[in-house]
Context: one part of a larger RNA
RNA sequence: CUGGGCGUAAAGGGUGCGUAGGCGGUUUUAUAAGUCAGAUGUGAAAAUCCCGAGCUUAACUUGGGAACUGCAUUUGAAACUAUAGAACUUGAGUGCAGGAGAGGAAAGCGGAAUUCCUAGUGUAGCGGUGAAAUGCGUAGAUAUUAGGAGGAACACCAGUGGCGAAGGCGGCUUUCUGGACUGUAACUGACGCUGAGGCACGAAAGCAUGGGGAGCAAACAGGAUUAGAUACCCUGGUAGUCCAUGCCGUAAACGAUGAAUGCUAGGUGUAGGGCGUCAAAACUCUGUGCCGCAGUUAACACAAUAAGCAUUCCGCCUGGGGAGUACGGCCGCAAGGUUGAAACUC
Numbered sequence: 001c002u003g004g005g006c007g008u009a010a011a012g013g014g015u016g017c018g019u020a021g022g023c024g025g026u027u028u029u030a031u032a033a034g035u036c037a038g039a040u041g042u043g044a045a046a047a048u049c050c051c052g053a054g055c056u057u058a059a060c061u062u063g064g065g066a067a068c069u070g071c072a073u074u075u076g077a078a079a080c081u082a083u084a085g086a087a088c089u090u091g092a093g094u095g096c097a098g099g100a101g102a103g104g105a106a107a108g109c110g111g112a113a114u115u116c117c118u119a120g121u122g123u124a125g126c127g128g129u130g131a132a133a134u135g136c137g138u139a140g141a142u143a144u145u146a147g148g149a150g151g152a153a154c155a156c157c158a159g160u161g162g163c164g165a166a167g168g169c170g171g172c173u174u175u176c177u178g179g180a181c182u183g184u185a186a187c188u189g190a191c192g193c194u195g196a197g198g199c200a201c202g203a204a205a206g207c208a209u210g211g212g213g214a215g216c217a218a219a220c221a222g223g224a225u226u227a228g229a230u231a232c233c234c235u236g237g238u239a240g241u242c243c244a245u246g247c248c249g250u251a252a253a254c255g256a257u258g259a260a261u262g263c264u265a266g267g268u269g270u271a272g273g274g275c276g277u278c279a280a281a282a283c284u285c286u287g288u289g290c291c292g293c294a295g296u297u298a299a300c301a302c303a304a305u306a307a308g309c310a311u312u313c314c315g316c317c318u319g320g321g322g323a324g325u326a327c328g329g330c331c332g333c334a335a336g337g338u339u340g341a342a343a344c345u346c
Base pairs, nucleotide, nucleotide: 003318004317005316006315007300008299012314014201015200016199017198021194022193023192025088026087027086028085029084030083031082033081034080035077036076037075038074039073040072041071042070048066049065050064051063052062053061054060091191092188093187094186095184096183097182098181103177104176105175106174107173108172109171110154115149116148117147118146119145120144121143125136126135162169163168206247207246208245209244210243211242215241216240220236221235222234223233258313259312260311261310262309263308266291267290268289269288270287271286272285273284274283295302296301319346320345321344328339329338330337331336
């Protein structure tokens, strides 16, 4: 390389959009590039294979045949692929009518709670732990009442509930805005699927500048524990957590399971619709769970949301360590990211 694989053994890109490319529905006509058949020419000799011959055999030499799977020219075939023309509606999209939703962005508003400040009542403790101590408190704390400030998060509802491509999204209202679903079958008529590069999005932490800072809290300080305790526990506490703009581009970014299409027993719960009804049942579409047959699997398990049976396209794997390291390239303010070896060793 091939082959075989990628839930857990090595292996699905974090996610989407999309370029080139690859692949692509039904009917019909034409062409003949691919494809198939025939013919002709060529495919040097030697080598190879088969049948013989010659050295006593063999190696070796030698005669004939096959083969040289190819290329070119030419004559045909037209199913399939392709190309061109015409047509279709099931794929795809549009329209119309509906209901659902923490989908996104911006602005405004709300109550509970913590902390702080001011004032009142009030007096010796409070706090904390396994037990303590550090800490706070007679300069009046804790507790309690009233008023105020400020920031962050939104109890109950809440649900293997919903929405989103993923990351993710949860108080209320308004404005702007994306997508999915159901019904209808009016319109377009294959406009599709996948997608190397590319572009965009992408938790937390981190970085830059400017704000903000209640609570929490890396670092740090103190008190304990302990043989020690650079920890676990306690008292404090700064970055950070929050906002705006820009960067970073990684996660057990997980369903450890790429996307799309077709086919393949059932049972049961649930979300959003349709149909139907007095109300239901039955039926039906889309999503989300559990159980389970065939089948698959090394087993565990998966099982119409497949890890089943098939097709198309992309990504990735090839013993462990060295190593996601070195070197170089690209990106980044940096931290670092991405691409990514070898020697050596078992």
Predicted 3D model of a 346-nucleotide part of an RNA (small-subunit ribosomal RNA, central domain) from a metagenome. The RNAcentral record of the full RNA draws on SILVA.